Molecule: transfer RNA
Organism: Candidatus Magasanikiibacteriota bacterium
RNA sequence: UCGGGGAUCGUCUAAUGGUAGGACGCCAGGUUCUGGCCCUGGUAAUAGGGGUUCGAAUCCCUUUCCCCGAG
Repeated sequence: UCGGGGAUCGUCUAAUGGUAGGACGCCAGGUUCUGGCCCUGGUAAUAGGGGUUCGAAUCCCUUUCCCCGAG
C1' cells in the first nucleotide's frame, strides 16, 4: 500500500429496514441475628461524520481503531 473481517450498556452477547433485548456486574428494596444464596425493581449502549428511506444497529460513502491475509 492492497484485499477481507470486525467496533452495540462497565463486561459478554442478541436484534427480517419497524419499541435496542438478555446474562453477569453495579445500585435500591425484600428475605436473614449478620453476610452469602434467592426474589423484585432500577441503572446503562449502537466508534465519529455524511447519505438513502416514512423509518437505519442493519443499506451506501467516508474517517478512526483492532484482527487476518497478500505484496